Notes: The part of an RNA shown here (small-subunit ribosomal RNA, 3' major domain) has 476 nucleotides and comes from an uncultured bacterium.

[in-house]
Context: one part of a larger RNA
RNA sequence: UGACGGGGGCCCGCACAAGCGGUGGAGCAUGUGGUUUAAUUCGAUGCUAAGCGAAGAACCUUACCAGGGUUCAAUCCUGCUGGACGGUGGUGGAAACACUACUUCCCUUCGGGGCUGGCAGGACGGUGCUGCAUGGCUGUCGUCAGCUCGUGCCGUGAGGUGUUGGGUUAAGUCCCGCAACGAGCGUAACCCCUGCUCAUAGUUGCCAACAGUUAGGCUGGGCACUCUAUGGGGACUGCCGGCGACAAGCCGGAGGAAGGUGGGGAUGACGUCAAGUCAUCAUGGCCUUUAUGCCCUGGGCUACACACAUGCUACAAUGGCUGGUACAAAGGGUAUGCGAAGCGGUGACGUGGAGCCAAUCCCAAAAAGCCAGCCUCAGUUCGGAUUGCAGGCUGAAACCCGCCUGCAUGAAGUCGGAAUCGCUAGUAAUCGCAGGUCAGCCACACUGCGGUGAAUACGUUCUCGGGCCUUGUACA
Repeated sequence: UGACGGGGGCCCGCACAAGCGGUGGAGCAUGUGGUUUAAUUCGAUGCUAAGCGAAGAACCUUACCAGGGUUCAAUCCUGCUGGACGGUGGUGGAAACACUACUUCCCUUCGGGGCUGGCAGGACGGUGCUGCAUGGCUGUCGUCAGCUCGUGCCGUGAGGUGUUGGGUUAAGUCCCGCAACGAGCGUAACCCCUGCUCAUAGUUGCCAACAGUUAGGCUGGGCACUCUAUGGGGACUGCCGGCGACAAGCCGGAGGAAGGUGGGGAUGACGUCAAGUCAUCAUGGCCUUUAUGCCCUGGGCUACACACAUGCUACAAUGGCUGGUACAAAGGGUAUGCGAAGCGGUGACGUGGAGCCAAUCCCAAAAAGCCAGCCUCAGUUCGGAUUGCAGGCUGAAACCCGCCUGCAUGAAGUCGGAAUCGCUAGUAAUCGCAGGUCAGCCACACUGCGGUGAAUACGUUCUCGGGCCUUGUACA
């Protein structure tokens, strides 16, 4: 100087407390461990691995295994050698590939050249090893408020001071004081979305005003409103009162769409964990080179006594079922895409093709909600696992191993031990919608979008993590 303390002081955080809803019990889904296996490819392992890499394993992917095959799937050079390569046919075969028959080059200054096959030598190739040789990228402490430097001063020196102290703040934020005076990286602000408003603009919107109307903004007509998308304005403790050291600031109020960082996002200091990644990529070294490379068929990554993690669905009446009816936002449409109305089918779906290069058409039905009826507390009209049969769709191909539909079957489960998680407001809870990946899909995942919409916070004693000062230490 740090680190640590079941030392002290001050302070903060869904850290506890106060509340609401879960997990842990059941069934299923997914991931992991273990076991099994010819292979169940590899990596990730407390917090910071485990719905993670994977925004999509039937083949492919694919790295694994079995079997078959090849010596190059890329490019270039040198040497030797051939005239082929290719096309057509046949044989073997699961394919890849191998063998074989026929046919067949161009230019030329005749030296050779182009193209191409074989052999040899270089060289390629490797998801082989080392993340403890590395770059880059990332997680974490932590969006915590810290981490440092120059000069000066103090100390023999390590080092200190500044950065401590008194207040204050979300903040090393600001004020005051002070042997310090300044400065840098962080904080804040600048950036994006959202909340109010103005201008500009009108193939979206509007009976707002007029007319027609097939009653649909449908038409004429119009940009007022909504909206869309570009540029401005607006919030700064600016104003008032109180408190405070007359400071920084705090409390209350006014006006205002918004008030004290308005709400959300992006943004992650010096560093820590020899943290993670050689399998995104790049790369040193090592290893391999008729194989640890490459091609193909099939299998495996989907196994299953079990253990763990994350989710979904439930155990019902604030509910289930049936019929009717209302209101979103944000997205997508590679035109081999989205696919309407109509028709067929109980349905998945089929047929059909209008329209749309999309503020114009389509996906598209929002669901919870509201209205009416049935059920009457049961293992049930709860719950839907499992299984049988019959179908639909994608795709060469659904056996291993896809999703969906109909009928039948109806399991466990009656709110979950010890323990443990999330959340402070348009949040939790609950309800649906969309997207990426994608032929299809094991999506109950992930990323977004809106609808309905709470309870509670006395407080900081305790648990956990963190910041500052101080103290002890035989630790570094």